[in-house]
Bacterial RNase P class A from an Aquificota bacterium, 407 nucleotides, folded computationally.

């Protein structure tokens, strides 16, 4: 001093005018509200509503299946998918950080690209059998040589050295094709190719056989309450990933939420009852009438349910500060102080000066000082409480690493 790791903390201050809810006391009105005086009024996350409790109601709610949610080990807690402290493998020089049942139970599934994607795989290469060629001898035909001035034409085609054809012949070396088999060494693809390195081995290879080594399972010893470490021995040469794929395996798990839910209750409809008046319509009983039952309206009273609206629920609770004691630690426990929002069209706010913090710019007698101007986040309770995760202008604090410079 760079460049970094980890944890924790503040998140604008004061004054004044004007406002808003709630509380209490005091006055007016009284149906709902009004006025004054004192007082209390967002947060680290009040947010997403991802979990996990309280707490209320349905439902007797006891089991099981299905679903779903969790997953190394212990310990915290009301409980958790949280936190603490260990353990394992990766990452990093490091301070640190990241992930976490099981893939030796089955089943699927592994784009492309590549022969083959999983008890594999033969397109290149290697190696082996076969089988045409390449060889060798004839013979045609041509190249080529002789005669002539080239050329035609004719003869030659023997010396050297080529080609094509067709016959024969031999299967010996190199080579080259086909076909048929072996092989995972080598190149190649690929994110991944079924243990590495040397030896021996073979036609060629190949745990196919050895030795090291790595790595896995069985038993076992030793240390840990546990994951799990460290060690001995044995054995087969020893098939990858994916479970936020289905699936196993343990463990939990009733459903819905404060618009839960409880109480009070107004107008009008409309139910239920009683009294009165009509008994005039109708219907029953009846041959008919009275009568008797039901029933239609109309006034009156009362009962219950239920909307409007109002009240609780509502904020003292797994509380918060402090200290002391156990505990590595998360976190318990005592013992003292403290009283900290409760709206429901939903309050917790505006301007204005003064000061703080950052950027720019600009000016001086310049590690400093001043002046102008902007900026000062995210984001707002709504039952409550414990986590997580997300957002966040500036800003500070503590420990700890790594590297350079000075003493």
């Nucleotide at each position: 001093g760079a460049a970094g790791a980890a944890g924790g903390c503040c998140g604008g201050g004061c004054a004044g005018c004007c406002g808003c809810c709630g509380g209490u006391g005091g006055g007016a009105g009284a149906u709902u509200u009004u006025c004054c005086a004192c007082u209390g009024g967002a947060g680290g996350a009040a947010a997403g509503u991802c979990c996990g409790g309280g707490c209320c109601c349905c439902g007797a709610a006891g089991g099981g299946c299905a679903g779903g949610a969790c997953g190394c080990u212990g310990g915290g807690u009301a409980a958790c998918a949280c936190c603490c402290a260990g353990g394992u493998u990766c990452c990093g020089u490091g301070a640190g950080g990241a992930a976490c049942g099981g893939a030796g139970a089955g089943u699927g599934c592994c784009a492309c690209a590549g022969a083959g994607a999983g008890g594999a795989g033969a397109a290149c290469g290697c190696c082996a059998g076969u089988u045409u060629c390449g060889g060798c001898c004839c013979g045609u035909c041509c190249a080529c040589c002789c005669u002539a001035a080239u050329g035609c034409a004719g003869g030659g085609g023997c010396a050297g050295g080529u080609g094509a054809c067709g016959g024969g012949u031999g299967g010996u070396a190199a080579g080259a094709g086909g076909c048929u088999g072996g092989u995972a060494a080598g190149g190649g693809u690929g994110a991944a190719a079924g243990g590495g390195u040397g030896g021996g081995g073979u036609a060629a290879g190949a745990g196919c056989c050895c030795a090291c080594c790595a790595g896995c399972a069985a038993u076992c010893c030793a240390g840990g309450u546990g994951a799990c470490u460290g060690g001995a021995u044995u054995g087969g040469c020893u098939a990858g990933g994916u479970a936020a794929a289905c699936c196993c395996c343990g463990u939990c798990u009733g459903g819905g939420g404060c618009a839960a839910g409880a109480c009070c209750a107004a107008a009008u409809a409309g139910g239920g009852g009683a009294g009165c008046g009509c008994g005039a319509a109708g219907g029953g009983u009846g041959g008919c009438c009275c009568g008797c039952c039901c029933g239609u309206u109309g006034c009156u009273c009362c009962c219950g349910g239920g909307u409007a609206g109002g009240u609780c629920g509502c904020u003292g609770g797994a509380g918060g500060c402090g200290u002391u004691g156990g505990g590595u630690a998360a976190c318990c426990a005592g013992c003292g102080c403290c009283g900290u929002a409760g709206a429901u069209g939903a309050a917790u706010g505006g301007c204005u000066g003064c000061c703080c913090u950052c950027u720019a710019c600009c000016c001086c007698a310049a590690u400093g000082g001043g002046g102008u101007a902007g900026a000062g986040a995210c984001a707002g309770a709504a039952c409550c409480c414990g986590g997580c995760u997300u957002a966040c202008a500036g800003g500070c604090c503590u420990u700890c690493u790594u590297c350079g410079g000075c003493c």
Overview
The prediction has a mean pLDDT of 75.